A computed fold for a 352-nucleotide part of an RNA from an uncultured bacterium, annotated as small-subunit ribosomal RNA, central domain. RNAcentral holds the full RNA, with entries from Greengenes. Its mean pLDDT, the model's own confidence on a scale to 100, is 89.

Context: one part of a larger RNA
């Protein structure tokens, strides 16, 4: 060097862009590096293989001859692959047009509730739970009306519905702004696919400086339960939960536990968006037919079974990642980042 795999057995990087390198449409020339075909030199003797001969045979031993898959040189060959230089439009984009959408960042604006504060009515009790009690309450509370204050989240609409590359994204409006699709044309002429390092983006929790702080709650405290009860229930309550910041961290069962792009492969049956068409009714319609997302179901194939199945786990091929018997251990050591918490690469003794 080569094997076999990665949806649950061990294995898909959390996610994107994107450097090297890998890989790459069509067509006509051209060169001849890979390529392939001869010819020459090498390619030591010995050995091994083939044949001949010598010791009475063999083992050994001599003589010929084969081979030595390579290396140079050189002389063609031009179908792949590669260079160079044109041509192409289907791959990729670029204009125009239209409509969907919680896609993302900014500033503004509602309401409903809960807390808390003021005042009114009212009186002995209220939370609270299996049951209670800590706890509130005659200094006037639950309750209910009327006013005020602040913070967070946005009921119904809400859908296995939508958008986002993943994390994620839900009142209403301004303003900035990214990306997907459809429908005709025009143009550019392989500009493509993947992607080691590399850079951005990442839920929650944490962590820094300064702000808020209503509710809801790690720790804490008290009641209770219980043999105990550092829990499960109750009452209370601080960090945090929210804002800011070119912060930091960089992690999850970051999941479809299923890598990106692309081609081909039986159907039904829903939905979101768009676009075409036929007229029967001219309507929020019905049939149909095309497009790109998204769900159920089911057949070839697959799979160890479960199940997957045109949104593949199928059938093929390009590229990256990654596994290789439990334990030790995603530990220790060292590197590298972090203020820290730690991340992140990542062993081995030894044991079954």
């Nucleotide at each position: 060097c080569u094997g076999g795999g990665c949806g649950u057995a061990a294995a898909g990087g959390g996610u994107g862009c994107g450097u090297a390198g890998g890989c790459g449409g069509c067509u006509g020339a051209u060169c001849a590096a890979g390529u392939c075909a001869g010819a020459u030199g090498u390619g030591a003797a010995a050995g091994c293989c083939c044949u001949c001969g010598g010791c009475u045979u063999a083992a050994c031993c001599g003589g010929g001859g084969a081979c030595g898959u390579g290396c140079a040189u050189u002389u063609g060959a031009a179908a792949c692959u590669g260079g160079c230089a044109g041509a192409c439009u289907u791959g990729a984009g670029u204009a125009u047009u239209g409509g969907a959408g919680g896609g993302g960042g900014u500033g503004g604006u509602g309401g409903a509730a809960u807390u808390c504060c003021c005042g009114g009515u009212g009186u002995a009790g209220a939370g609270g739970u299996g049951a209670a009690a800590u706890u509130c309450g005659u200094a006037g509370a639950u309750a209910u009306c009327g006013g005020g204050a602040g913070g967070a989240a946005u009921a119904c609409c809400g859908g296995u519905g939508g958008c986002g590359a993943a994390g994620g994204c839900g009142a209403c409006u301004u303003u900035c702004u990214g990306g997907a699709c459809g429908a005709a044309u025009a143009c550019u002429g392989a500009c493509g696919c993947u992607g080691a390092g590399g850079c951005g983006c990442g839920a929650a929790a944490g962590c820094g400086u300064g702000g808020g702080g209503a509710g809801c709650a790690a720790a804490c405290a008290g009641g209770a339960u219980u043999a105990g009860a550092u829990a499960c229930c109750c009452u209370g309550g601080u960090a945090g939960u929210c804002c800011a910041c070119a912060g930091c961290u960089g992690u999850a069962a970051a999941c479809g536990a299923u890598g990106u792009g692309c081609a081909c492969u039986a159907g039904g049956u829903g939905u979101g968006g768009g676009g075409g068409g036929u007229c029967g009714u001219u309507g929020a319609c019905c049939c149909u037919u095309u497009c790109c997302g998204u769900g159920c179901c089911g057949g070839a194939g697959c799979u160890a079974a479960c199940g997957c199945a045109u949104u593949a786990a199928g059938u093929g091929g390009a590229c990256c990642g990654c596994c290789u018997g439990g334990g030790g251990a995603g530990u220790a050591c060292g590197g590298u980042c972090g203020c820290a918490a730690g991340a992140u690469u990542a062993a081995a003794a030894c044991u079954c």